[in-house]
Molecule: transfer RNA
Organism: Candidatus Wolfebacteria bacterium RIFCSPHIGHO2_01_FULL_48_22
RNA sequence: CGGGCCGUAGUACACCGGUAGUAUAUGCGCUUCGGGUGCGUAAGAACCGGGUUCAAUUCCCGGCGGCCCGA
Numbered sequence: 001c002g003g004g005c006c007g008u009a010g011u012a013c014a015c016c017g018g019u020a021g022u023a024u025a026u027g028c029g030c031u032u033c034g035g036g037u038g039c040g041u042a043a044g045a046a047c048c049g050g051g052u053u054c055a056a057u058u059c060c061c062g063g064c065g066g067c068c069c070g071a
Base pairs, nucleotide, nucleotide: 001070002069003068004067005066006065007064010024011023012022013021018054026042027041028040029039030038047063048062049061050060051059
């Protein structure tokens, strides 16, 4: 310098043109003499900008960041 893939709760990962879910972690409650375990419940997220669309996290373009390949 060129090419490819990826970017989603604190963490790891799903899903996908119409409402974003799971596990774990965290708060609260129940259980216990207390702690742990277990059960219930709550909060918590689409990298940034633009475009297409009735509607974009999803499609397109650019930027930024990470990983890989080539030179």